[in-house]
Molecule: transfer RNA
Organism: Clostridia bacterium
RNA sequence: GCCAACGUAGCUCAGUCGGUAGAGCAGCGGUUUCGUAAACCGCAGGUCAGGGGUCCGAGUCCCCUCGUUGGCU
Numbered sequence: 001g002c003c004a005a006c007g008u009a010g011c012u013c014a015g016u017c018g019g020u021a022g023a024g025c026a027g028c029g030g031u032u033u034c035g036u037a038a039a040c041c042g043c044a045g046g047u048c049a050g051g052g053g054u055c056c057g058a059g060u061c062c063c064c065u066c067g068u069u070g071g072c073u
Stems, first nucleotide, its partner, number of pairs: 001072007010025004019056001027043005049065005
């Protein structure tokens, strides 16, 4: 230099054919316990990497940029 995949909650990841963004763990509160842990119930947490475009409507489609990883040279 060229090619591909990936970027979504603090972490690991879902999100199908475009229709108001979810799970597990972690965190906080509660129940239980002499107390802690575990278990159970609940709560909170998001610029969907950034910008632009298409569309009534974009995490999803198109373009550019940035980052990570892998391959080729």